[in-house]
Molecule: TPP riboswitch aptamer (THI element)
Organism: uncultured Rhodobacteraceae bacterium
RNA sequence: GCAUAUCCGUUGGGGUGCCCCGUCGAGGGGCUGAGAGGCGACACGCCGACCCAUCGAACCUGAUCCGGGCCAUGCCGGCGGAGGGAACGGAGACACGCGACGG
Numbered sequence: 001g002c003a004u005a006u007c008c009g010u011u012g013g014g015g016u017g018c019c020c021c022g023u024c025g026a027g028g029g030g031c032u033g034a035g036a037g038g039c040g041a042c043a044c045g046c047c048g049a050c051c052c053a054u055c056g057a058a059c060c061u062g063a064u065c066c067g068g069g070c071c072a073u074g075c076c077g078g079c080g081g082a083g084g085g086a087a088c089g090g091a092g093a094c095a096c097g098c099g100a101c102g103g
Base pairs, nucleotide, nucleotide: 001098002097006091007090008089009088010087011053012052013051014050017031018030019029020028021027037047038046039045040044059084060083061082065078066077067076068075
């Protein structure tokens, strides 16, 4: 000096499920999770929070799948490092690595 961990900014991507009480509803409670929120004209859209962005397991597909468990549900595992999947800029190590110069 380069690169990296890491941090920041902008932009972009993404999901929002299950169960119970409540006559429907309003509302309340429980489960998992980072996240299950708010508003509206409520199969949808917007906003917010959260997570993720190619070194990509955020998320989607396969899938009305298979096994286990649960009151129930991607709840857990398999499928599976399978197929898809949204990026640029800045800062940046005293640790590690690489390179240059000097002794």